[in-house]
Molecule: c-di-GMP-I riboswitch aptamer
Organism: Methylococcaceae bacterium
RNA sequence: GACGAUAAAAGCCAAACCUGUCGUGAGGCAGGGACGGAAAGCUAAGGAUCUUAUUAUUUAGUCAUUUCAAGAAAGCCGAGUUGCAAUU
Numbered sequence: 001g002a003c004g005a006u007a008a009a010a011g012c013c014a015a016a017c018c019u020g021u022c023g024u025g026a027g028g029c030a031g032g033g034a035c036g037g038a039a040a041g042c043u044a045a046g047g048a049u050c051u052u053a054u055u056a057u058u059u060a061g062u063c064a065u066u067u068c069a070a071g072a073a074a075g076c077c078g079a080g081u082u083g084c085a086a087u088u
Base pairs, nucleotide, nucleotide: 005087012037013036017032018031019030020029021028022027035075041081042080043079046077047076049072050071051070052069056066
């Protein structure tokens, strides 16, 4: 220095839900709140998932479906990358 394991302290993040706000929406942000988390830090280019007012497809028309496209989510899985504290 690397990998694996283990217990504690200090600190960190914050699910559901509630309030406000932005968005068509999935959701984002802020405050409250803690189910959990050792990467629950970052990256959406792999898979899966979710959304779409308007537009296209379809229809007599509406709804629904579908393709493309545009998005969301890193607290779904995988991958990449960076990193805190202590003992053995």